Small-subunit ribosomal RNA, central domain from a metagenome, 350 nucleotides, folded computationally. The coordinates come from a structure-prediction model, not an experiment, and the mean pLDDT is 87.

Context: one part of a larger RNA
RNA sequence: CUGGGCUUAAAGGGUGUGUAGGCGGGUAGGUAAGUGCUUUGUGAAAUCCCAUGGCUUAACCAUGGAACUGCUUGGCAUACUGCCUACCUUGAGGGCGGUAGAGGUUGCCGGAACUCUAGGUGUAGCGGUGAAAUGCGUAGAUAUCUAGAGGAACGCCCAAGGUGAAGACAGGCAACUGGGCCGUCUCUGACGCUGAGACACGAAAGCGUGGGUAGCGAACGGGAUUAGAUACCCCGGUAGUCCACGCCGUAAACGAUGUGCACUAAAUGGUGGGAGCUCUGACGCUCGCACGACUGAAGCAAAAGUGUUAAGUGCACCGCCUGGGGAGUACGGUCGCAAGAUUAAAACUC
Numbered sequence: 001c002u003g004g005g006c007u008u009a010a011a012g013g014g015u016g017u018g019u020a021g022g023c024g025g026g027u028a029g030g031u032a033a034g035u036g037c038u039u040u041g042u043g044a045a046a047u048c049c050c051a052u053g054g055c056u057u058a059a060c061c062a063u064g065g066a067a068c069u070g071c072u073u074g075g076c077a078u079a080c081u082g083c084c085u086a087c088c089u090u091g092a093g094g095g096c097g098g099u100a101g102a103g104g105u106u107g108c109c110g111g112a113a114c115u116c117u118a119g120g121u122g123u124a125g126c127g128g129u130g131a132a133a134u135g136c137g138u139a140g141a142u143a144u145c146u147a148g149a150g151g152a153a154c155g156c157c158c159a160a161g162g163u164g165a166a167g168a169c170a171g172g173c174a175a176c177u178g179g180g181c182c183g184u185c186u187c188u189g190a191c192g193c194u195g196a197g198a199c200a201c202g203a204a205a206g207c208g209u210g211g212g213u214a215g216c217g218a219a220c221g222g223g224a225u226u227a228g229a230u231a232c233c234c235c236g237g238u239a240g241u242c243c244a245c246g247c248c249g250u251a252a253a254c255g256a257u258g259u260g261c262a263c264u265a266a267a268u269g270g271u272g273g274g275a276g277c278u279c280u281g282a283c284g285c286u287c288g289c290a291c292g293a294c295u296g297a298a299g300c301a302a303a304a305g306u307g308u309u310a311a312g313u314g315c316a317c318c319g320c321c322u323g324g325g326g327a328g329u330a331c332g333g334u335c336g337c338a339a340g341a342u343u344a345a346a347a348c349u350c
Stems, first nucleotide, its partner, number of pairs: 004321003007304002012318001014201004021194003025088007033081002035077004041071002049065006091191001092188003095184005103177007110154001114150008125136002162169002206247006215241002220236004258317006266295001268293001270291003274287004299306002323350003332343004
């Protein structure tokens, strides 16, 4: 390189936007670069292949042919691809009319619970466990009532629910703001798909500076348990968890399933629009679109399973895999304040 693969065996990049590149809808005309046929020159000899011949044969050798799959000159063909021109509307996008939503950012507000502070009532316990103890409490705790302070999180509604590219998003209200879906068939006229690099976003933990700190709580201290107990259980408790700004860039970042398009049985729920029918109407029935579930034919699959949300049938483009260990390590590069991340071997060994 060919070939084979990537849900669970090795293998889909965490996610998007998008550059180069690759690929690309319908009609007509032109061109003839690719393409096909033909032709010119060349493609040294030897070798390889075929035929014939020479050494007793073979190896070997000789002669002739073929081949040398390539490059090149001219001509012809015009289906397909390319290029140029003109046009089209179904792909794509815009307009207009509706519509659902924890989509995002900022600000303001709210109640429950909790802890603390002050005061009232009240008195000997409280707390905790398998059982205890450490701990708190006569300097009046626990319990209960009133007032106040504070931080964090938002019960029910709430789901087979919704939104977002992913990470993720949930008290209420307002402002600003991104995207989607449905209808109309109004406009543009292939403007498309994918996407190496690049750029942006990216849970938790962690880092820097400043703030904040109710509860929880790595580390740490104490009490238990135990042979021991650097744990599990209990009492405390610092970083952290929260906010602002700046880093980090990783996760079982999972549907362990890349993105887009087309095609291929059905049944039953859910969410959001729409259309039609029934004189009207709550409602009911029918049809179609988008999203999200479940069952399942064919097919596929090693099986589990999957099955119009494909892991089926195809096309386009990207990423990735190639026995286990060594190792996602060393070295070097890049990035980072650091922690480390990323790229990524070999010896050796089975």
The full RNA is in RNAcentral, with records from SILVA. Its Rfam family is "Bacterial small subunit ribosomal RNA". Its family is annotated with structural constituent of ribosome and ribosome in the Gene Ontology.